[in-house]
Context: one part of a larger RNA
Molecule: large-subunit ribosomal RNA, domain I
Organism: Cellvibrionaceae bacterium
RNA sequence: GGCACAUGGCGGAUGCCUAGGCACCUAGAGGCGAAGAAGGACGUGAUAAGCUGCGAAAAGCUACGGGGAUUGGCACACACGAAUUGAUCCGUAGAUAUCCGAAUGGGGCAACCCAGUACAUUGAAGAUGUAUUAUCCUUUAUAAGGAGGCGAACGUGGAGAACUGAAACAUCUAAGUACCCACAGGAGAAGAAAACAAUAGUGAUUCCGCGAGUAGUGGCGAGCGAAAGUGGAUUAGUCCAAACCAUAUAAGUUACGGCUUAUAUGGGGUAGUAGGACUGCGACAUUUGUUGUUAUCAGAACGAGAACAAACUGGAAAGUUUGACCAUAGAGGGUGAUAGUCCCGUAUCGGCAAUGCAUAAUAAACGAUAGCAGUAUCCUGAGUAGGGCGGGGCACGUGAAACCCUGUCUGAAUCCACCGGGACCAUCCGGUAAGACUAAAUACUCCUAGGUGACCGAUAGUGAACUAGUACCGUGAGGGAAAGGUGAAAAGCACUCUGAAUAAGAGGGUGAAAGAGAACCUGAAACCAUGUGCCU
Numbered sequence: 001g002g003c004a005c006a007u008g009g010c011g012g013a014u015g016c017c018u019a020g021g022c023a024c025c026u027a028g029a030g031g032c033g034a035a036g037a038a039g040g041a042c043g044u045g046a047u048a049a050g051c052u053g054c055g056a057a058a059a060g061c062u063a064c065g066g067g068g069a070u071u072g073g074c075a076c077a078c079a080c081g082a083a084u085u086g087a088u089c090c091g092u093a094g095a096u097a098u099c100c101g102a103a104u105g106g107g108g109c110a111a112c113c114c115a116g117u118a119c120a121u122u123g124a125a126g127a128u129g130u131a132u133u134a135u136c137c138u139u140u141a142u143a144a145g146g147a148g149g150c151g152a153a154c155g156u157g158g159a160g161a162a163c164u165g166a167a168a169c170a171u172c173u174a175a176g177u178a179c180c181c182a183c184a185g186g187a188g189a190a191g192a193a194a195a196c197a198a199u200a201g202u203g204a205u206u207c208c209g210c211g212a213g214u215a216g217u218g219g220c221g222a223g224c225g226a227a228a229g230u231g232g233a234u235u236a237g238u239c240c241a242a243a244c245c246a247u248a249u250a251a252g253u254u255a256c257g258g259c260u261u262a263u264a265u266g267g268g269g270u271a272g273u274a275g276g277a278c279u280g281c282g283a284c285a286u287u288u289g290u291u292g293u294u295a296u297c298a299g300a301a302c303g304a305g306a307a308c309a310a311a312c313u314g315g316a317a318a319g320u321u322u323g324a325c326c327a328u329a330g331a332g333g334g335u336g337a338u339a340g341u342c343c344c345g346u347a348u349c350g351g352c353a354a355u356g357c358a359u360a361a362u363a364a365a366c367g368a369u370a371g372c373a374g375u376a377u378c379c380u381g382a383g384u385a386g387g388g389c390g391g392g393g394c395a396c397g398u399g400a401a402a403c404c405c406u407g408u409c410u411g412a413a414u415c416c417a418c419c420g421g422g423a424c425c426a427u428c429c430g431g432u433a434a435g436a437c438u439a440a441a442u443a444c445u446c447c448u449a450g451g452u453g454a455c456c457g458a459u460a461g462u463g464a465a466c467u468a469g470u471a472c473c474g475u476g477a478g479g480g481a482a483a484g485g486u487g488a489a490a491a492g493c494a495c496u497c498u499g500a501a502u503a504a505g506a507g508g509g510u511g512a513a514a515g516a517g518a519a520c521c522u523g524a525a526a527c528c529a530u531g532u533g534c535c536u
Stems, first nucleotide, its partner, number of pairs: 001535009015521001016485002020456002022453007029445002031150002039100003042055003050074002061094006070082003105114003115133007135147004154185001155183004165172001169219001195202002206233005216224002237437003240381001244267010272415001274380004278374004287368005292362005297356002302350003308323005324341002326330001332344003386410008396422001417432005472479002492520001495507004
């Protein structure tokens, strides 16, 4: 020095565990904000660095309800207190709520500085306290009301890439995706046919299955990719503009009776089998909405809630044995090992405030909602429909390219009308544009409650089970950790000794165990040491 064995050290794998996560389901909620939000700064405790709570009324104040013995958060010690005259705690409703922040009196390097006005301290100067003073929009205009900012995804609109694929690349693709902007709601958007279809019919929109990777489209490459129809989910339909009538105001005109025009308001009216105005006849019905009240219902903390003993093993019984019991409760968790009957609970029954929706009843108010006939006249959305040029959207890349949108130039008809049915024409069929509203079925989950898991179990699962978006890094945008486990119970080792020692250890004691001693469950390997043996 090597090998082997043994005993230790170091180390923290493995096993077991879970306080935290992950993915969903069912309900709820779907917003907060000038009544000052989200988010912060600074304070606040007897002591107080961090987290949590709270705000100069500061780990809290008030009222009501619940509850019934402890209690002053995490946080286990000392001191000083509170509480059956009902505390702590739980629920509901309030009060207070510094400064910054949309931040809004002005300024500013956020949490700071400096003002005006009124009142008060006070009679003056000064200072202090309380209130108030931003901008924009609407408006009946010195008043009053609204907006602003934040928020996870979902939605609509505006604007809009590239990598990539095409095995290169330019049309094309990626993709109308990402990013950015505006705006809205609990959903949003769409929506009651100028629609589809095809000689038969359907009857607003939205979403899902099939149709179908079909028809198409495409440097006919890569790729892109419908619709009708059919089966379901859910169902709901309405209102204006105009014609006509009336009122008010203004202007014009007048033979002073009025008439015309414009504007505003009210009535009227809403359709494609055309409808309405208008004229005549008839009726004042029926159905239904909103608001209010009452009752029922839902709804917080919370209340009641069955049934087991002994012996044995053991540190400990819930284990084993023996004999019982309850069950609308044998879900689950805890308790010194595995408990239906020990504890919390569970099934079931109850409870009520704020509040809420639904159902029913009720009466009132305010609305909405109809018929028949005639057809002379009037009305039925214009810089619109359509067209040319250039683009875009449609599954459809300009193509035979319909349909939709429009930058630009043009530009109709008026029901004997107009649009569509994929160039275009005819016939036929379907519909009535150029105004508006509309629940449900659909999308999503920052958040709340309950539940589930052939999901994870501390290098996993969130980055984060722990003072985690912390420590730390970076000028900054930003990046971003590590770190869980004594024991059933602290019973957390009194006392003695070695030692310089508050280090460490040896006794001793506790404990089932200290080879569970806080560097604490288990304690693998690498690595290190000591001892013994063998070899060199």